The prediction has a mean pLDDT of 82.
A computed fold for a 518-nucleotide part of an RNA from an uncultured prokaryote, annotated as small-subunit ribosomal RNA, 5' domain.
Context: one part of a larger RNA
Parts: sequence; C1' cells; structure tokens
RNA sequence: GGAUGAACGCUGGCGGCGUGCCUAACACAUGCAAGUCGAGCGAAAAGGUUUUGAAUGAUCCUUCGGGAGAAUGAUAAACUGGACAGCGGCGGACGGGUGAGUAACGCGUGGGUAACCUGCCUUAUACUGGGGGAUAACGUUUUGAAAAGAACGCUAAUACCGCAUAAGCGCACAGUAUCACAUGAUACAGUGUGAAAAACUCCGGUGGUAUAAGAUGGACCCGCGUCUGAUUAGCUAGUUGGUGAGAUAAAAGCUCACCAAGGCGACGAUCAGUAGCCGACCUGAGAGGGUGAUCGGCCACAUUGGGACUGAGACACGGCCCAAACUCCUACGGGAGGCAGCAGUGGGGAAUAUUGCACAAUGGGGGAAACCCUGAUGCAGCGACGCCGCGUGAAGGAUGAAGGUUUUCGGAUCGUAAACUUCUAUCAGCAGGGAAGAUAGUGACUGUACCUGACUAAGAAGCCCCGGCUAACUACGUGCCAGCAGCCGCGGUAAUACGUAGGGGGCAAGCGUUAUCC
Repeated sequence: GGAUGAACGCUGGCGGCGUGCCUAACACAUGCAAGUCGAGCGAAAAGGUUUUGAAUGAUCCUUCGGGAGAAUGAUAAACUGGACAGCGGCGGACGGGUGAGUAACGCGUGGGUAACCUGCCUUAUACUGGGGGAUAACGUUUUGAAAAGAACGCUAAUACCGCAUAAGCGCACAGUAUCACAUGAUACAGUGUGAAAAACUCCGGUGGUAUAAGAUGGACCCGCGUCUGAUUAGCUAGUUGGUGAGAUAAAAGCUCACCAAGGCGACGAUCAGUAGCCGACCUGAGAGGGUGAUCGGCCACAUUGGGACUGAGACACGGCCCAAACUCCUACGGGAGGCAGCAGUGGGGAAUAUUGCACAAUGGGGGAAACCCUGAUGCAGCGACGCCGCGUGAAGGAUGAAGGUUUUCGGAUCGUAAACUUCUAUCAGCAGGGAAGAUAGUGACUGUACCUGACUAAGAAGCCCCGGCUAACUACGUGCCAGCAGCCGCGGUAAUACGUAGGGGGCAAGCGUUAUCC
C1' cells in the first nucleotide's frame, strides 16, 4: 500500500447494488416452513334442483253441513354438492439449514465397471382375460385423567391374493458364431421351468403390465494430489492371503467356517494435534503466501448414541423403534417434545437484522384441468457493514468590513471568505401524470421506477494529523508534573512532540483506532 462477513471512538444528507451470529452443533415460548388427488374408493354434513305432499290457509262458491283453492311448506325419494376425517396413489430421499465429525477414495483431477441400480420422462414392441377373500371408515359395547386403545358387526377400490395367457424376459442344461481385458461379453436357435396387469372418463383421452433402448440421477473400484509433530518407531488377529458359503443392485474379509502366516512402516506406518474439500477469494510483476463468508459443485450431520422398516431412491431435519440427558403434562398408573428451516426469545459475545408482504414472476410437489401447497423464491423493513454514484450551491463581490488570532504596534492573517448583487434547482420536500417486469387473464413490490410543474439557498460536514520518518506552525497554559508515543523519542520555565486556541495539511459521508492476511 491492498484486503475484511469486521468491531470500537467521533460524526452522519440521498440513492443503486450487494451483504449481515465468525462466539454456545447452547437451550428454546409462539406462529408458519409438505402437501395434493373426488377423473382410484366407500361412507357422508350443510346447501341446491325436481317430485311427494302432513299441517296452516289469503280468496271464491255455498243448500251454512261444507266444497274449491293461490301461497307457505313438515316428511320422504332421486340427482347434485363436496368440508373435517378414512382407505388408496404420488410426493414427504427434492427444496431449505449447519460445518459438529472427518487427514478419508472425504474432496479435486483422470480413468474403470467383462461387478451395478435408476421412480417420474422419451422412443419402440406386445398385452390389459377371468375370479376370490378381507379391512379401515361407519355402527354398538367398552378401558384410560390423557396420549391412546380393545372387542363384536358391516362395506369399497387403481388396496390385497390366486388362476389364465407369454411376443419378449429370468433361471438351469448343453450348443454354434463373432469378439475380448483374467474370471468372460454379445448374437442366434433348442429343452425344461418361473413370473404380469387396473381401471377411470366429460369418450377427446388419462392410466396399468412386460421387455428393449435412451436420458437423468446414483453406487462401487483404481492412478495421482491433499496440514503439523519423531520430545510419537514400531503397528496389525478379520489382521494379510486362499478355498467354500452367505449377504448385496453389485466386486470385495463386506460377513462367516476352514487353511496358510502374512500385511504396513524413515519414500514416515502407528499415535497425537488441527481441519469439511473444491470452483474460487485476498495479495503479489510473477513464482508464491494466506483464506475457504456470500454464490456454485461435492461430502457429512439433524438433542446424544444405536437400529431397522417403507420405498425406484433413506438407514430418512419437520417418519418409526430402543437407550441416554434435558424440558413439559399427569388423576402418579403413564404420556408428550426436538428451530444446525423462516421470523422470533433467553444465553454467550467486541459483534451480526423483521415474530413483515406475496405466490404477481422463476422454480418445485400433487392434479386431466380449474386449482391447492410452497418462510424455496420474489419483494419490502433494519444496519455507512462494503462498493459505486450524487449533493451540501454557482458567478460577481475590497469599505480587504466587524470579529478572532498574532504583532517589532507599522502591520500580518482568517479572506472573495462573509455581507451584498445576479443566477440555478441535482438530492430532499410539495403537486400532477405514470410504466416495464405479463404471451388471454393474473403485479406482492407500488402509485414504485421514471416524467412534468411550481417553490425556497433553503433541510444536508465531519474526522484525523501538523518534531523526523510524513504533507502541514505560531501563541498561551503546564514545568520529568499532567501527559504523548508506530519507531526514534518529547516534557525538569520561552515545548513547532503534552493541553487549549488561531492557522495549516490530508481524506471526506465518512475519518481514525484495533484485529487478521499478503
């Protein structure tokens, strides 16, 4: 000198774009953050339409007994309707957060899979036949303070289970051809054997099953690279390898049985400490050094530890089970919870924001769609935290005014500075108009950006420094005191170094200090 997610002191006009718990992965009140589909299903409230028509009954007729009868409309039936629940489907594995752990195939980079999987999507081919038994909801009874259940009975499906069919597919056996990288791969035909499906509809479609291919996403393996310590020198028994088996989507001690005795290490094993990695960011002419906030990619985690279930995908932040700590409820028998989601609270700290608006846009989930959900996201609010831009007036103006400071008392300086004259209106304020973002419709932002008009120099300057380094000097006070200080060093009676004033220098809505990196 440059830089910062900064903090502190003094000061503070406006706008744009960014950015904001670096500390306690500490504990959390409250609200919201993942739902959706009635075009899968049964049941079914309010309401609506049509029919029915008890009862009341305006009015009319009357032989006074009664009759006809608009209107209101109980009840019942059909259709519609579709809330909260329930079964079922898809989605809750994405999106969002955090960096505790991890020195590791975790990450980066380059390869491999003749050892693998892949819902939704695309393409192609072939199918979608015929049956069955349940169960929630619901009803009745019942236990419990509650959370939550229990028993019996009824019912449906794109829920569940057999059967049929099999172009293709899987498995077993043996074969031919081509190829290859060790186990082998691909193609073809044969025998045996095994496994499918679901319907809805507004009749346009939307689905379902099987197989093959693609796309996308993932899994595993390998080469190289990836901090410090030897005041850590030896480490290792599933350890290293083999055979067989099991497990897995899949190779493999991944697991197990048996066998062998191996494997790693001064090219630093093991142990200990520290740490998420990278694209990038800062600095530097570069080489390098430092960092890993925001944004993007990967990984890991979700109070702590462990476990599996479901599923195409999880060993699952707002799912389940167990254990532990903590908090809460309790009728003491037992239960409930998990902000490292968005706001917000306490605490810690030098220090870091609103319990805001909207789904209008972009994107995501569900749905045929309308649409619903979305603290993702878009915006607004707060903070000079950063970068950038603008303003705080411009021109003229010497009686060089008054006043301040200083003085050798003549003057010098603040100083064209002010006053005064003329002018202008950026920003802010007032009034009027008023977008784009949206392709039919739809705008939170927002009467926003922007434009125009009138109006007043009005509402808008500070901070640090002045001995040398280092741009900028005098007076007074103080008297090794009070104090200053980055280094050298100043201060003990004329201090350009302390304090104040005048003047000056630098930067400027900032200026200094501190911390850290180059």